[in-house]
RNA sequence: GUCCCGGUAGCUCAGUUGGUAGAGCACACGGCUGUUAACCGUGGAGUCAGAGGUUCGAGUCCUCUCCGGGACG
Numbered sequence: 001g002u003c004c005c006g007g008u009a010g011c012u013c014a015g016u017u018g019g020u021a022g023a024g025c026a027c028a029c030g031g032c033u034g035u036u037a038a039c040c041g042u043g044g045a046g047u048c049a050g051a052g053g054u055u056c057g058a059g060u061c062c063u064c065u066c067c068g069g070g071a072c073g
């Protein structure tokens, strides 16, 4: 330098053919318990890496940029 994969909650990751952004763990509160743990319930959290474009509507499609990993030279 060219090409490929990835970037979504504190962490690990889903998100189908473009149509309300989710799960597990963690955290907070409550229940249960003599207490803790475990278990059960509820809850808080997101500029979907950044900018622009297409569209009635974009995490998803297109372009550029940034970051991480890889292949080739």
Base pairs, nucleotide, nucleotide: 001072002071003070004069005068006067007066010025011024012023013022019056027043028042029041030040031039049065050064051063052062053061
This is a predicted structure of a 73-nucleotide RNA (transfer RNA) from a Candidatus Pacearchaeota archaeon. The sequence was found in a public genome assembly. Taxonomically the source falls in Candidatus Pacearchaeota (Archaea, Nanobdellati). Its Rfam family is "tRNA". Rfam classes the family as a transfer RNA.